[in-house]
Context: one part of a larger RNA
RNA sequence: UUAGGUUUAAAGGGUGCGUAGGCGGAAACUUAAGUCAGUGGUAAAAGGCAGUAGCUUAACUAUUGUAAGCCAUUGAAACUGGGUUUCUUGAGUUCGGUAGAGGUAGGCGGAAUGUGUUGUGUAGCGGUGAAAUGCAUAGAUAUAACACAGAACACCGAUUGCGAAGGCAGCUUACUAAGCUAUGAUUGACGCUGAGGUACGAAAGCGUGGGGAGCGAACAGGAUUAGAUACCCUGGUAGUCCACGCCGUAAACGAUGAUCACUCGUUGUUGGCAAUACACCGUCAGCGACUGAGCGAAAGCAUUAAGUGAUCCACCUGGGGAGUACGGUCGCAAGAUUGAAACUC
Numbered sequence: 001u002u003a004g005g006u007u008u009a010a011a012g013g014g015u016g017c018g019u020a021g022g023c024g025g026a027a028a029c030u031u032a033a034g035u036c037a038g039u040g041g042u043a044a045a046a047g048g049c050a051g052u053a054g055c056u057u058a059a060c061u062a063u064u065g066u067a068a069g070c071c072a073u074u075g076a077a078a079c080u081g082g083g084u085u086u087c088u089u090g091a092g093u094u095c096g097g098u099a100g101a102g103g104u105a106g107g108c109g110g111a112a113u114g115u116g117u118u119g120u121g122u123a124g125c126g127g128u129g130a131a132a133u134g135c136a137u138a139g140a141u142a143u144a145a146c147a148c149a150g151a152a153c154a155c156c157g158a159u160u161g162c163g164a165a166g167g168c169a170g171c172u173u174a175c176u177a178a179g180c181u182a183u184g185a186u187u188g189a190c191g192c193u194g195a196g197g198u199a200c201g202a203a204a205g206c207g208u209g210g211g212g213a214g215c216g217a218a219c220a221g222g223a224u225u226a227g228a229u230a231c232c233c234u235g236g237u238a239g240u241c242c243a244c245g246c247c248g249u250a251a252a253c254g255a256u257g258a259u260c261a262c263u264c265g266u267u268g269u270u271g272g273c274a275a276u277a278c279a280c281c282g283u284c285a286g287c288g289a290c291u292g293a294g295c296g297a298a299a300g301c302a303u304u305a306a307g308u309g310a311u312c313c314a315c316c317u318g319g320g321g322a323g324u325a326c327g328g329u330c331g332c333a334a335g336a337u338u339g340a341a342a343c344u345c
Stems, first nucleotide, its partner, number of pairs: 003317004007299002012313001014200004021193003025087007033080002035076008048066007090190001091187003096181003102176007109153001113149008124135002161168002205246006214240002219235004257312006265290009294301002318345003327338004
């Protein structure tokens, strides 16, 4: 490079937006860049391809013919491209409805936990497989009242909902984003994808300053054990929380890229719309279950495809060495990203 692939065998980028590029709806006219046809020139020889001949054959050699390409010119106009005009079904916008843990900031609430103070009360509490460390006559545990603190929001709660993904759940206010639906008013292809780029991106970690109830790496002690740098227990620092800044990774998973079109059914459910009158049926957008054709190595997928096709991007090419070394870029660091080879099976 070609070809074949990417749910689980190697392989879908963590996710959006978007530049270049690639691809792109319907109709008419035009052009002639691509395309197709004719003619002329050029295309050294050798080589290539086809035929024939010569060395016994072949390789080899000779000979005849021929090719793509490039340039010029004359035409064709279906398709692609360029130009002009038009269209509405793709894509937007407006008006009317509508659901939601979508986001940001503020305020408020109750339960629980811990601590403090006061009261009652007396000898244990706690913990475990059993214990011990630990706490407690300086009055604990328990119980009652009050106060304070931080973090998380039981029930509702669901196979639910929302978001591009990460993710989002007490109540409420403000600001704000996206969706769905109905009408078919309006623009008139304005679209799809997207190398680089840019923004967002769980947890842990890092920097500065706060905060610190519970939990709890590290650490200490008690057990267990042959040992026990563990599992169990008693404590407990960082952290977990907040503000600002970094990091940029995850089994970032549906292990399934985005968009469009087409292709049997059954059933549940969420949000609209429409309609009707007791029928639970229709339609659009989601979220689930089951089952066909088809696909698949099978498991399985099956209108939310892993089916049938189209466009664009990313990625794979035996295992180990190795996501390592070196170099580059980024980062305060941790490290991230890009990413080999020798050797070996």
Small-subunit ribosomal RNA, central domain from an uncultured prokaryote, 345 nucleotides, folded computationally. The coordinates come from a structure-prediction model, not an experiment, and the mean pLDDT is 85. It matches the Rfam family "Bacterial small subunit ribosomal RNA". Its family is annotated with ribosome and structural constituent of ribosome in the Gene Ontology.